Small-subunit ribosomal RNA from an uncultured Flavobacteriales bacterium, 1506 nucleotides, folded computationally.
The coordinates come from a structure-prediction model, not an experiment, and the mean pLDDT is 82.
The RNAcentral record of the sequence draws on SILVA.

RNA sequence: AGAGUUUGAUCCUGGCUCAGGAUGAACGCUAGCGGCAGGCUUAACACAUGCAAGUCGAACGGUAACAUGAUUAGCUUGCUAUUGAUGACGAGUGGCGCACGGGUGCGUAACGCGUAUGCAACCUACCUUUAACUGGGAGAUAGCCCGAAGAAAUUCUGGAUUAAUACCCCAUAAUAUAUGUCCUUCGCAUGUUGGAUAUAUUAAAGCUUUGGCGGUUAAAGAUGGGCAUGCGUGACAUUAGCUAGUUGGUAAGGUAACGGCUUACCAAGGCUACGAUGUCUAGGGGGUCUGAGAGGAUUAUCCCCCACACUGGUACUGAGACACGGACCAGACUCCUACGGGAGGCAGCAGUGAGGAAUAUUGGACAAUGGGCGAAAGCCUGAUCCAGCCAUGCCGCGUGCAGGAAGACGGCCCUACGGGUUGUAAACUGCUUUUAUAUGGGAAUAAACCUCCGAACGUGUUCGGAGCUGAAGGUACCAUACGAAUAAGGACCGGCUAACUCCGUGCCAGCAGCCGCGGUAAUACGGAGGGUCCAAGCGUUAUCCGGAUUUAUUGGGUUUAAAGGGUGCGUAGGCGGGAUAUUAAGUCAGUGGUGAAAUCUUCCAGCUCAACUGGGAAACUGCCAUUGAUACUGUUAUUCUUGAGUUUGGUUGAAGUAGGCGGAAUGAGGCAUGUAGCGGUGAAAUGCAUAGAUAUGCCUCAGAACACCAAUUGCGAAGGCAGCUUACUAAGCCAAUACUGACGCUGAGGCACGAAAGCGUGGGGAGCGAACAGGAUUAGAUACCCUGGUAGUCCACGCUGUAAACGAUGAUUACUCGCUGUUGGCGAUACACUGUCAGCGGCUAAGCGAAAGUGAUAAGUAAUCCACCUGGGGAGUACGUUCGCAAGAAUGAAACUCAAAGGAAUUGACGGGGGCCCGCACAAGCGGUGGAGCAUGUGGUUUAAUUCGAUGAUACGCGAGGAACCUUACCAGGGCUUAAAUGUAGAGCGACCGAUUUGGAAACAAGUCUUCUCUUUGAGCGGUCUACAAGGUGCUGCAUGGUUGUCGUCAGCUCGUGCCGUGAGGUGUCGGGUUAAGUCCCUUAACGAGCGCAACCCCUAUCUCUAGUUGCCAGCGGAUAAUGCCGGGGACUCUAGAGAAACUGCCCGUGCAAACGGUGAGGAAGGUGGGGAUGACGUCAAAUCAUCACGGCCCUUACGUCCUGGGCUACACACGUGCUACAAUGGUCGGUACAGAGGGCAGCUACCAGGUGACGUGGAUGCAAAUCUCGAAAGCCGAUCUCAGUUCGGAUUGAAGUCUGCAACUCGACUUCAUGAAGCUGGAAUCGCUAGUAAUCGCGCAUCAGCCAUGGCGCGGUGAAUACGUUCCCGGGCCUUGUACACACCGCCCGUCAAGCCAUGGAAGCUGGGGGUACCUGAAGUCGGUUGCCGCAAGGCGCUGCCUAGGGUAAAACUGGUAACUGGGGCUAAGUCGUAACAAGGUAGCCGUACCGGAAGGUGCGGCUG
Repeated sequence: AGAGUUUGAUCCUGGCUCAGGAUGAACGCUAGCGGCAGGCUUAACACAUGCAAGUCGAACGGUAACAUGAUUAGCUUGCUAUUGAUGACGAGUGGCGCACGGGUGCGUAACGCGUAUGCAACCUACCUUUAACUGGGAGAUAGCCCGAAGAAAUUCUGGAUUAAUACCCCAUAAUAUAUGUCCUUCGCAUGUUGGAUAUAUUAAAGCUUUGGCGGUUAAAGAUGGGCAUGCGUGACAUUAGCUAGUUGGUAAGGUAACGGCUUACCAAGGCUACGAUGUCUAGGGGGUCUGAGAGGAUUAUCCCCCACACUGGUACUGAGACACGGACCAGACUCCUACGGGAGGCAGCAGUGAGGAAUAUUGGACAAUGGGCGAAAGCCUGAUCCAGCCAUGCCGCGUGCAGGAAGACGGCCCUACGGGUUGUAAACUGCUUUUAUAUGGGAAUAAACCUCCGAACGUGUUCGGAGCUGAAGGUACCAUACGAAUAAGGACCGGCUAACUCCGUGCCAGCAGCCGCGGUAAUACGGAGGGUCCAAGCGUUAUCCGGAUUUAUUGGGUUUAAAGGGUGCGUAGGCGGGAUAUUAAGUCAGUGGUGAAAUCUUCCAGCUCAACUGGGAAACUGCCAUUGAUACUGUUAUUCUUGAGUUUGGUUGAAGUAGGCGGAAUGAGGCAUGUAGCGGUGAAAUGCAUAGAUAUGCCUCAGAACACCAAUUGCGAAGGCAGCUUACUAAGCCAAUACUGACGCUGAGGCACGAAAGCGUGGGGAGCGAACAGGAUUAGAUACCCUGGUAGUCCACGCUGUAAACGAUGAUUACUCGCUGUUGGCGAUACACUGUCAGCGGCUAAGCGAAAGUGAUAAGUAAUCCACCUGGGGAGUACGUUCGCAAGAAUGAAACUCAAAGGAAUUGACGGGGGCCCGCACAAGCGGUGGAGCAUGUGGUUUAAUUCGAUGAUACGCGAGGAACCUUACCAGGGCUUAAAUGUAGAGCGACCGAUUUGGAAACAAGUCUUCUCUUUGAGCGGUCUACAAGGUGCUGCAUGGUUGUCGUCAGCUCGUGCCGUGAGGUGUCGGGUUAAGUCCCUUAACGAGCGCAACCCCUAUCUCUAGUUGCCAGCGGAUAAUGCCGGGGACUCUAGAGAAACUGCCCGUGCAAACGGUGAGGAAGGUGGGGAUGACGUCAAAUCAUCACGGCCCUUACGUCCUGGGCUACACACGUGCUACAAUGGUCGGUACAGAGGGCAGCUACCAGGUGACGUGGAUGCAAAUCUCGAAAGCCGAUCUCAGUUCGGAUUGAAGUCUGCAACUCGACUUCAUGAAGCUGGAAUCGCUAGUAAUCGCGCAUCAGCCAUGGCGCGGUGAAUACGUUCCCGGGCCUUGUACACACCGCCCGUCAAGCCAUGGAAGCUGGGGGUACCUGAAGUCGGUUGCCGCAAGGCGCUGCCUAGGGUAAAACUGGUAACUGGGGCUAAGUCGUAACAAGGUAGCCGUACCGGAAGGUGCGGCUG
């Protein structure tokens, strides 16, 4: 010091979360020791038991107990009794103490506390100092004894008797008290200091060892307290008014003392927005924790103060209390009881119960420190000092150290014959002994008091010495022995955050602080190995501060993220121009006092160190007083003119209010002309109209609004304001002079104004027009569209008080580059020009800003004042209050819930946004599909099985380029289990094959016969056996490789450097042209480059050269019935090698160029000549685990493998792709012509013979092929048919055959004869094709025994039509725009309803709480009264008055809990209805308001552009 988390990515805003420190903590796991601390935070809940306050005989009467002594008596001679004589002492009188110490935090928001003052308004026992005094007398009463009542506690107002330092009386007395007088000091005043004087009043106690100790009065000190005051010290304004002893005065009373403290009378005050009153919460401080600090939080332990002592009240005693271990009363509770009555108060120390997550021993000692009493010894002391329990915290120590590699065993991991890691770790060797254990020694804390001795002198004091005294404790500490011996865990390991692998699990179990992980390869769950961090602890939870500048004084913001009030006027308040003087309040400096101690900091010291403790210093940032300074602010006084205002003169404008007037339009009425429609829409209909509409003309009436001018104009504080004109009112600006002299700015509350809608009363009502009605649209249409139409819109008066009331930008003042337009004024005049003042706009520099942007009209730089904000939702909601007739407005939460919500910009994608362009995309054409029959594939259905895959385009004559068996993966049945095949190694055999028998469907099982070859140390072949490697068309194409489809042969996709931007990114790649093309050119913060395009490759079209066999044959020759048949030839065709050729190269035109155009030339070919191969970055988790390969998982007498049969060929149906047709451009028959590319050995086969034919057999020929062979059809020439379900069409069926094959039943093809179905050109819709193309015709090949091939792949023959063009459909490319999308529109998303859960509002009612008021009653007790009673007196008793705790009653208010029912809200993988918003979201959206509607919402009016 920061980090994670909103996004595809970015910057910002903003919340949430984490890392740190801390704790009186608790919980989980673990645990060796010691030191020092700490230890009921909850029930101020209730308490058993013990202890916590006594002491003094040197105050007293005394003698219950003990001891000593003594006398006497009884006598069992050591016991009992007696005796206060002594030590002592129960109970009692009396004195002092009990008001300290100890506990707790209920109450208290207060002079309670803190701090600083004051008391001239006070008290103070014990202690110190000083002064004086201490005389005389009297009567009682406890106790004791006797008696009485009672269970007891106890009581007796029963009797007798007794003492005092108890009580009373008298005397004496002042520096006391009270009153009066005089002088005097001080003081603002009340007053007061000192002195003098007069009068009156008030004291005492004794004990004694004779030293003293006490007692009384007065003064002073010290200590402790009381009172008053300034300042400071919580929350809530959804608490705004409170107060009758209240505020003050006079008098009296009371108090230690001032005072409404109390009473009487008089006055009417006092407090409050600088927060009274009320409610809630809370002891305050020193300090503690945190923080850089400022602050924030906190008030355990220790210290100071306060308050309290079961709850409430009251006084007594006393120096001091309204009293924790005192009293009285009332109440609640507990206990005892003989039921009559009594007792009690742990918030003292222990301890118990309860509560709770949670907090200790019914310990020791007064040895020390301190306290009470006492002369003292001493006694008492749960204060205190110690010990016990607890890792609760802090601190310290240890659990060993060194060497040791066969890098051991084991574990874990891996690419596994091996390696890595655990790991120098262990074993092993050497060393040490803190600690533990054992044994032994063994403290300091202790010095006093006291006793004894000594000394000094002041003769009772001080000093010195000796002696006595230790709970802790045989503890700390020290020594010796022993032996590595007695001692390590916890959490974590996805990122933040240090630390990684395997197995298990499979959105399960679970984790999680935030983000998130888990759906079969999880570094995130659980286990293991390894590692990391701390360590006698480690983690978790809770809480506080920090990080958080996330309440911002230090130190934030408000155009769009949350946030400027709708606007003005103005009160309080805050702030305020120049000069001089004054003062010294603020301010600054010095000094003094105080700021307790402890704590913190620092230095030193003591425990072996540290924690801890002691000493010194500093600090305590504060408060008060005092002295000084006077710049600034303030005060006061004087003055100035520049801020502000006034005056004079102009001028401007849709500024306001009231009145008058005007024309156009619309509507209505009347009259007239005129006739069939009008109106309305995307198209219609409702509506109006023959009873005469619409249209046209004239006249009349009504209400509302004011075209053009008109503008980025003008005016106004805002809302807002528009025909013309009059009156009244207000304002701005300009120019000029004079005047006032800071009069100013802002502005909480307050007041006024305030669009539209809405409300009230009364008018008015043409048009428009919520609601409503009807017509359309639609799945529906409570809408958009249409026809009507009420409120309203208009006027007057009143209310409401809100809007996207916006510049989403508060007001005022000052300063800060420029360019340009415009409005008003001035500069005499001005359509020029220029300057200046005041406005309204645009662009821009710097600056600012997250960016967009803003930029003298600031969102810049500064100042003042006000308002407002602090994550999203819940919610501008609820409750309360104020206002309002109502609608509603204003003010304005919480529970709960989420980890985001949001702003700006970027890249994509998308749009029923825009622009440009392309494509058989449309259009123009030709031919099809969709109808029929059949073939084939798919779906579905069926089935034992109908194996599997492919499923929009991009599946469906697809994998399959060929399912009768095989294939085959499916089904049924029967078999096999290291088993099939292959390989390697070894052993051994000579067979295996073949033929054949039985069973069987076969596989198979059991048999029979036969029996190796050769180049011979061996090799080959084939079985057998053994060993090692099995096998799986089972799953996952969402783990993969490879391959493929598609966008798309579309023109795109990127990079380096540079530049721009905070950044994502942009630029380049955009723009203008051009192209088939990101093809090329030009311009240019870009310059270059890569993958794509093109070209290079192949085929084809022309020519040349070379070479001529199996091809060719012109010329020459030979031969034949005829044929390149032969000799020969290379001319031609052709074959197959090499070349040439085409490049917009030339010409004309257009153009800067690229390029384009041309019936151009030339050329076989012309603008890519035609075709093929070739497929960028990527998209679709596209397809394929069944071609193959492969990770993981699964099966192993089966999910492997063999066999037979069946199935993949099923069939109501639906779809795709095809074939054949429906005929005359044709069918049939006969004749006849011309290809290319391929294939061919158990193959192609000429030719001859048979058959109607498929074909067969036999003979025979050629060919492993430019040689032989398979071979065209349409066409052409004839004939016939004549428009018919036909001489079209051929399905279906019957019969007979041919061929292949082990086998054609399921289930082959072909042939012949016979049969002769549907079908007469095909609805909506839809497909292909732009030239050698479509169409049409046949041929070949692969697979293959054969073939369901009409399929696929090729080949050639014949051979068209059309394209105006790019508006539209589809797809694509580029640019731009909007976006709330980024899984990217198959997106996102809104509301009702239904279901579950949660918190909450209202609510008849029910039930609590605290406080106040009124009335009644009223204990104890103080005070007051008193004629009764007691007493010598003091005084007391009784009775009584006032007040009061408590109790009761009553009506209200406040605040909780609960509640039938009810309202909305939030949350929840896959519910219902629609589709409101985001794109022009398909009617632009939103704001306010009103009405309406299942719901989102719709519509009206006004406003905004987001």